[in-house]
Context: one part of a larger RNA
Molecule: small-subunit ribosomal RNA, 5' domain
Organism: metagenome
RNA sequence: GAACGAACGCUGGCAGCGUGGAUUAGGCAUGCAAGUCGAACGGGAUCCCUUAGCUUCAAGUUUUCGGACAAGAAGCUUUGGGUGAGAGUGGCGGAAGGGUGAGUAACGCGUGGGUAACCUACCCCUGAGUUGGGGACAACCCCGGGAAACCGGGGCUAAUACCGAAUGUGGUUCUCUGUCGCAUGGCAGGGCAAUCAAAGGCGGGGAUUCUUCGGAACCUGUCGCUCUGGGAGGGGCCCGCGUCCCAUCAGUUUUGGUGAGGUAAUGGCUCACCAAGGCUUACGGGUAGCUGGUCUGAGAGGACGGUCAGCCACACUGGGACUGAGACACUGCCCAGACUCCUACGGGAGGCUGCAGUCGAGGAUCAUUUACAAUGCGCGAAAGCGUGAUAAUGCGACGCUGCGUGGAGGAUGACGGCCUUCGGGUUGUAAACUCCUGUCAUGAGGGAAAAACAGCAUGUGUGUGAAUAGCGCACGUGUUUGAUGGUACCUCAAGAGGAAGCCACGGCUAACUUCGUGCCAGCAGCCGCGGUAAUACGAAGGUGGCAAGCGUUGUUC
Numbered sequence: 001g002a003a004c005g006a007a008c009g010c011u012g013g014c015a016g017c018g019u020g021g022a023u024u025a026g027g028c029a030u031g032c033a034a035g036u037c038g039a040a041c042g043g044g045a046u047c048c049c050u051u052a053g054c055u056u057c058a059a060g061u062u063u064u065c066g067g068a069c070a071a072g073a074a075g076c077u078u079u080g081g082g083u084g085a086g087a088g089u090g091g092c093g094g095a096a097g098g099g100u101g102a103g104u105a106a107c108g109c110g111u112g113g114g115u116a117a118c119c120u121a122c123c124c125c126u127g128a129g130u131u132g133g134g135g136a137c138a139a140c141c142c143c144g145g146g147a148a149a150c151c152g153g154g155g156c157u158a159a160u161a162c163c164g165a166a167u168g169u170g171g172u173u174c175u176c177u178g179u180c181g182c183a184u185g186g187c188a189g190g191g192c193a194a195u196c197a198a199a200g201g202c203g204g205g206g207a208u209u210c211u212u213c214g215g216a217a218c219c220u221g222u223c224g225c226u227c228u229g230g231g232a233g234g235g236g237c238c239c240g241c242g243u244c245c246c247a248u249c250a251g252u253u254u255u256g257g258u259g260a261g262g263u264a265a266u267g268g269c270u271c272a273c274c275a276a277g278g279c280u281u282a283c284g285g286g287u288a289g290c291u292g293g294u295c296u297g298a299g300a301g302g303a304c305g306g307u308c309a310g311c312c313a314c315a316c317u318g319g320g321a322c323u324g325a326g327a328c329a330c331u332g333c334c335c336a337g338a339c340u341c342c343u344a345c346g347g348g349a350g351g352c353u354g355c356a357g358u359c360g361a362g363g364a365u366c367a368u369u370u371a372c373a374a375u376g377c378g379c380g381a382a383a384g385c386g387u388g389a390u391a392a393u394g395c396g397a398c399g400c401u402g403c404g405u406g407g408a409g410g411a412u413g414a415c416g417g418c419c420u421u422c423g424g425g426u427u428g429u430a431a432a433c434u435c436c437u438g439u440c441a442u443g444a445g446g447g448a449a450a451a452a453c454a455g456c457a458u459g460u461g462u463g464u465g466a467a468u469a470g471c472g473c474a475c476g477u478g479u480u481u482g483a484u485g486g487u488a489c490c491u492c493a494a495g496a497g498g499a500a501g502c503c504a505c506g507g508c509u510a511a512c513u514u515c516g517u518g519c520c521a522g523c524a525g526c527c528g529c530g531g532u533a534a535u536a537c538g539a540a541g542g543u544g545g546c547a548a549g550c551g552u553u554g555u556u557c
Stems, first nucleotide, its partner, number of pairs: 001557004006553005013403006019396002026359003030356003035092003040089002047082003052077006060069003099314003108243008118235003123231003127227004131165001133163002140155006170196004174191007200223006208217003244286003251279011289311004293304004316337005339350004367393001369392003375389001376387004406436004416427004440498001442493005450484001455479010501546005506527003512541005522529002
């Protein structure tokens, strides 16, 4: 000198863009952070309409004054329909997104390869199929246990839930041939045989057939389902090289073969038997997430790894598996432990290293805000729903950038202050004064872009199709959607009005005098100042530097 996720002191006008728990991976009240699908399924609260009956009331008509009839209203029961909450079965998603850096010196990361040793839901392309049956379990009803969490027994029931059977284009196993390869082997073709599938939902149609007159068979569209081959994207595993300090850490403990198990897959990954090897800056200790990058520097290098992006690891602590294409799973399960809470003492509940917020510790780090309008993600045919991801707003001069605090003129060089050799000098065109301007702030008026869609209606073309239904695609037209926000921006109004400080002035180092103090009080980055004329302490005037900041401290180069 530059830099910072900074802190502290003094000071503080505005805007834009960034950025903000670095310490206790300490404990957490409260709210929210993962749902969705009724076009998979059974059932159906509520409300409304409707049919009929009963009860209560009743305008009115009539009357022999006893009563009779009665539009209409309310309540209960009932027939049919619409709506479709909450829960349940089932599917997909809860493995993404979000947080943190504890652990890890490791194939963890980076980079370059290998996989002939592998997997891959959703998506895209391709071929084939989607036949025919069965038995349950929730919800619901009944009974029971428990303070609760919740649990047990009996009965009914649906499905794209579950289970047999059929078929087998094909896949797998076995086998033959060809071809290729760096070995195990890969690929293609053929074959006797064995084995392995499936589920329906929502629309449209007109001849024919059946019909319980609702519809079904039949044809067709679309979303699915099953099996196969390929792709894309994603992942697993292996290898070369690189990746901090300590030798006051010198030896360390497994290495390989055969066979089996296990895995999607190789492998001591595990086991049985056998052999005697393997490594050596190993082993041990300390520290640390790694990288793209960031800071500095002319570079080489050094230091660092916050925000953003990629990878990894973790989710109260330790262990374990289940489900699933994928987890050994942050807001899933089980066990143990510590802690907190409830309890009827028998037993239960919980996990903010998600977003806010709170306590603690600390020099120190924000709102218990708004919205799903956009972008994305999950589910859904779609409308849509959800989303503390995200988009926004708020707070903090924490940083960077921009703007302003006025401009021009103005000398008898006013007053005041300070200095003085008492002549004057300086503050100083500075002020006053005159003429202007209107950025920002203030008030008033207008007022965005971000919105593209999707859906629906309609039109044209095209594909499918028997079809002028329907559906898909493309292009038009109409309709609809904004948290921010009446914000940005524009215009007008008034008036210099509301907006300057901080540090330094002995040398390094730009900037000097007076007074006070008297080795005191104090200053200080280094040299050093202060003991009676201190340009070095304190104050004042002046000057220099930077400026909404300026200094100090800490850290890095």